[in-house]
Context: one part of a larger RNA
RNA sequence: GAGUAGCGAUAAUGCGGGUGAAAAACCCGCACGCCGAAAGCCCAAGGUUUCCUGCGCAACGUUAAUCGGCGCAGGGUGAGUCGGCUCCUAAGGCGAGGUCGAAAGACGUAGUCGAUGGGAAACAGGUUAAUAUUCCUGUACCGUUUGUCACUGCUAUGGGGUGACGGAGAAGGCUAGGUUAGCCGGGUGUUGGAUGUCCCGGUUUAAGCGUGUAGGUAGGUUUUCUAGGCAAAUCCGGAAGACUAUUACCAAGGCGUGAUGACGAGGUCCUCUUGAGGACUGAAGUAACCGAUGCCACGCUUCCAGGAAAAUCCUCUAUGCUUCAGGUGACAAGCGACCGUACCCCAAACCGACACAGGUGGGCAGGGUGAAAAUCCUAAGGCGCUU
Numbered sequence: 001g002a003g004u005a006g007c008g009a010u011a012a013u014g015c016g017g018g019u020g021a022a023a024a025a026c027c028c029g030c031a032c033g034c035c036g037a038a039a040g041c042c043c044a045a046g047g048u049u050u051c052c053u054g055c056g057c058a059a060c061g062u063u064a065a066u067c068g069g070c071g072c073a074g075g076g077u078g079a080g081u082c083g084g085c086u087c088c089u090a091a092g093g094c095g096a097g098g099u100c101g102a103a104a105g106a107c108g109u110a111g112u113c114g115a116u117g118g119g120a121a122a123c124a125g126g127u128u129a130a131u132a133u134u135c136c137u138g139u140a141c142c143g144u145u146u147g148u149c150a151c152u153g154c155u156a157u158g159g160g161g162u163g164a165c166g167g168a169g170a171a172g173g174c175u176a177g178g179u180u181a182g183c184c185g186g187g188u189g190u191u192g193g194a195u196g197u198c199c200c201g202g203u204u205u206a207a208g209c210g211u212g213u214a215g216g217u218a219g220g221u222u223u224u225c226u227a228g229g230c231a232a233a234u235c236c237g238g239a240a241g242a243c244u245a246u247u248a249c250c251a252a253g254g255c256g257u258g259a260u261g262a263c264g265a266g267g268u269c270c271u272c273u274u275g276a277g278g279a280c281u282g283a284a285g286u287a288a289c290c291g292a293u294g295c296c297a298c299g300c301u302u303c304c305a306g307g308a309a310a311a312u313c314c315u316c317u318a319u320g321c322u323u324c325a326g327g328u329g330a331c332a333a334g335c336g337a338c339c340g341u342a343c344c345c346c347a348a349a350c351c352g353a354c355a356c357a358g359g360u361g362g363g364c365a366g367g368g369u370g371a372a373a374a375u376c377c378u379a380a381g382g383c384g385c386u387u
Base pairs, nucleotide, nucleotide: 013031014030015029016028017027018026032384033383034382035381040364041363042362043361046344047343050342051075052074053073054072055071056070060068061067080141081140082340083339084338087118088117092113093112094111098107099106100105122139123138124137125136126135142336143335144334145333146332147331148330149329150328151327152326153321154320158316159315160314161313166303167302168301169300172296173295174294177290178289179288180287181286182203183202184201185200186199187198188196204262205261208257209256210255211254215250216249217248218247219244220243221242222241223240224239225238226237228236229235263285266281267280268279269278270277271276304307350359351358366378367377368376
């Protein structure tokens, strides 16, 4: 220079009370304002204690600070079913032998790793200052081992099927959700009107189990033969015949049960200065309409650019075993380890040197207006962007 520029989105603050040495900023309350396909909620990645409580204000916070993602201390993450690993494979990696290379090494078969994909099984309510599909209550389900009973040809790393998949378009059946009416509880007033066709609030309930519907796919059963499926096959494929028409499989949703339960506006009582917390009790809990981008289902139609693999599962034998072992079904009991789980997650906690107007994948998607996830207003919820 200079007490100058600046104090990081023009979403907005005001008042009362509390605490305190001190309050524009902290806490509580009442108004007001802003977002509302987000500036709300839940995950992945990444961060790694930032979460909660108590104490504190040097530094950090673009000001103050009693406050804080700051300092100190203590506490907090509970799983057979969520995700991972125990299973499988993709791109790709490694790679016994092998081929090549002067060596280092390169490539690569069998194989072995490798999810962003395939693959068994849990929901509702309650609870903490902080965790919950993990704890508790209620109701379930899956796998495996053992035992009992009944029946019985069982066994694979091999064969076959399944798993198993593209783009676009259209229609149907549903549900989530919403709206209105009914029902239940409460109100009826400070100004002209208002017991009424008035106002306010509520009207919620899962997985599982039973039933097997709208719909979709395929015809189905059986006999004989069989150069194919690297061997075999009763399986698959191929050929020929017989019988049969509503048969088999898949499948939303609905209804019943789950539930004489839970939740539930409110009410009563207690603690308490207020705030707040606890205990007990507890009404109604129906229908119609609208209606998805969600489900049936990548099911149907159509097109050419012709749209993963393997395990699981089902089936077939080879080989082996054949009083055994093994398999199927029912019931019962036992077991189900380990790792993650706090918190932020369009952000003051991640990537940007910062509490940075930048960047960051997925899911949820109320009401009015509307073709709409546009726009504007708004609910739940969250904020007023640290002078």